[in-house]
RNA sequence: UUUCCGAAAAGGCAAACUUCGAGAAAUCGGAGGACGCAAAACCACAGUCCCGCACAGCGGGAGGCUGGGUUACCGAA
Numbered sequence: 001u002u003u004c005c006g007a008a009a010a011g012g013c014a015a016a017c018u019u020c021g022a023g024a025a026a027u028c029g030g031a032g033g034a035c036g037c038a039a040a041a042c043c044a045c046a047g048u049c050c051c052g053c054a055c056a057g058c059g060g061g062a063g064g065c066u067g068g069g070u071u072a073c074c075g076a077a
Stems, first nucleotide, its partner, number of pairs: 005075002012037002017032006035064001041070003045067003048062006
């Protein structure tokens, strides 16, 4: 230094729920709040899931489900 790995410290993210707002819905955004997270960062490629429709399909959405791609903090065993 790199790969695996995950003790410590610093810092980070933020489920349920409450509330305000957007949407036909799935769901999303703000604020509060922490169950958890070493990629719980990004992409949305494959699978998967959800809503709608005039359903060989099309449009919208999720990713804190699995795999994949890209990038990244710290450094004990």
A computed fold for a 77-nucleotide RNA from a Clostridia bacterium, annotated as c-di-GMP-I riboswitch aptamer.
Taxonomically the source falls in Clostridia (Bacteria, Bacillati, Bacillota).
Its mean pLDDT, the model's own confidence on a scale to 100, is 85.